A computed fold for an 89-nucleotide RNA from a Sphingomonadaceae bacterium, annotated as Glycine riboswitch aptamer. Lineage of the source: Bacteria > Pseudomonadati > Alphaproteobacteria > Sphingomonadales > Sphingomonadaceae. Its mean pLDDT, the model's own confidence on a scale to 100, is 79.
RNA sequence: CGCGCGGGAGAGAGCCCGGCCCCGGCAGCGGGGGCGGGCCGCCGAAGGAGCAACCGCCCCCGGAAUCUCUCAGGCAGAAGGACCGCGCG
Numbered sequence: 001c002g003c004g005c006g007g008g009a010g011a012g013a014g015c016c017c018g019g020c021c022c023c024g025g026c027a028g029c030g031g032g033g034g035c036g037g038g039c040c041g042c043c044g045a046a047g048g049a050g051c052a053a054c055c056g057c058c059c060c061c062g063g064a065a066u067c068u069c070u071c072a073g074g075c076a077g078a079a080g081g082a083c084c085g086c087g088c089g
Stems, first nucleotide, its partner, number of pairs: 001089007012040001014039005020033005041075003047071001048069003054063003
């Protein structure tokens, strides 16, 4: 460094619009499911970026976080998931 197993947090199941499917119904309409778009709020532990304690070697220079920013990502569940433990190569 890679693989496998286990553990693994945070934050709206938000609002609005449009179509589709199913059920009930004479109809108006009502309920449920899912898709697309828009808006605001929020999180920080894939990735990314920034500063820096610190390290290399005094300077230059380089490396550098769970800190900071939220570009990306995420805010029911699933998936993902820094990090930790065990086993193997």